[in-house]
RNA sequence: GAAGCCUGCCAGGCCGCCGCUGGUGCAAGCGUGGAAACACCGCACUGGAGGAACGUCCGGACUGCACAGGACAGCGCAGGAGGUAACACCUCUCCACCGAAAGCCGCAAGGACCAAGGUGAGGAUCAGAGCAACAGAGACGAGCCGGUUCAGUCCGGGUGAAACGGGCAAUCUCUGCGCGCAGCAAUACCAAGUAGGCCAGCGUUGAUGUGGUUCCGCAGAGCUGGCGGGUAGGUAGCACCGAGCCGGUGGGGUGACCCCCGGCCCAGAUGAAUGGCGGUCACGCGACGGGCAACCGUCGCGCACAGAAUCCGGCGUAUCGGCAGGCUUCCCUU
Numbered sequence: 001g002a003a004g005c006c007u008g009c010c011a012g013g014c015c016g017c018c019g020c021u022g023g024u025g026c027a028a029g030c031g032u033g034g035a036a037a038c039a040c041c042g043c044a045c046u047g048g049a050g051g052a053a054c055g056u057c058c059g060g061a062c063u064g065c066a067c068a069g070g071a072c073a074g075c076g077c078a079g080g081a082g083g084u085a086a087c088a089c090c091u092c093u094c095c096a097c098c099g100a101a102a103g104c105c106g107c108a109a110g111g112a113c114c115a116a117g118g119u120g121a122g123g124a125u126c127a128g129a130g131c132a133a134c135a136g137a138g139a140c141g142a143g144c145c146g147g148u149u150c151a152g153u154c155c156g157g158g159u160g161a162a163a164c165g166g167g168c169a170a171u172c173u174c175u176g177c178g179c180g181c182a183g184c185a186a187u188a189c190c191a192a193g194u195a196g197g198c199c200a201g202c203g204u205u206g207a208u209g210u211g212g213u214u215c216c217g218c219a220g221a222g223c224u225g226g227c228g229g230g231u232a233g234g235u236a237g238c239a240c241c242g243a244g245c246c247g248g249u250g251g252g253g254u255g256a257c258c259c260c261c262g263g264c265c266c267a268g269a270u271g272a273a274u275g276g277c278g279g280u281c282a283c284g285c286g287a288c289g290g291g292c293a294a295c296c297g298u299c300g301c302g303c304a305c306a307g308a309a310u311c312c313g314g315c316g317u318a319u320c321g322g323c324a325g326g327c328u329u330c331c332c333u334u
Base pairs, nucleotide, nucleotide: 001330002329003328004327005326006325007324008323009322010321012281013280014279015278016277017276018275020048021047022046023045024044025043026042029041031040032039033038050305054316055315057314058313059312060311061310062183063182064181065180074179075178076177077176078175079093080092081091082090083089094122095120096119097118098117104111105110123174124173128172129171130168131167140165144157145156146155147154187236188235189234190233197227198226199225200224201223202222208219209218210217211216212215244264245263246262247261248260250259251258252257283302284301285300286299287298288297289296290295
């Protein structure tokens, strides 16, 4: 210098104006809404999307229900060893396959070798079943044809990916291992109205309701109070001292990862906040102008994928553009 690979990071910056939403502190009234539960109202300070918040595909935390133990069914996993809370994830390793130029072989077509790296549902086909287009006499089970032998004793058989022996387990199956079911619309608490339920008292010896002036009528079998469950509504779950985040020229390990030290507290709603406008700088593209050129100036356009909803670990998928590091092979120079 060329080619091929792998990994990590960023995801526009700043200023002004107007908003939305969480928390903390202070402060308010006999405040507003509501039957209540509870919610709201001021000021100050302060927090406010992502690398995938996405798909909801795996694995957990958490909650309720179920549960003596065992087995069957069903579902899932599969080389070996390790990591982890756990996993179908990750790491190391074995095996198989893929993987380039130069160089090598070859007249050539081409072939062998083959780095970093990549991919792999990689247990079992001597338990049993099932399967194979076209071609072919014959395609799953031993027969068939030719030769040969004491003997189905041995050898061969055009086709085809596979033929007288095998292959496929990502077809069923078998083996080993794992799994109780449901999911935050889980679940717990507070708690109207209406309609049921239960208890007590009163009531056809007229309760109670109602029309008209104390009285007279009419209707008349219920009326009153209390308790309890559930619904609407409200609160918690739920914003987390945690499988937490950041840093370390700290220690162990090939590595995934673990331990130690220091620092930090980091979104959270339920018609659902995290935004809008303007300016400026940066980046990319295009046009025009200038310049020998590197490049400079002006104008216009663009600036991705996407967006929390109980939380966490993975995997998969989407993504304008940019930055950094590493590995392998070859060539050149010293």
Molecule: Bacterial RNase P class A
Organism: Allobrachymonas wangyanguii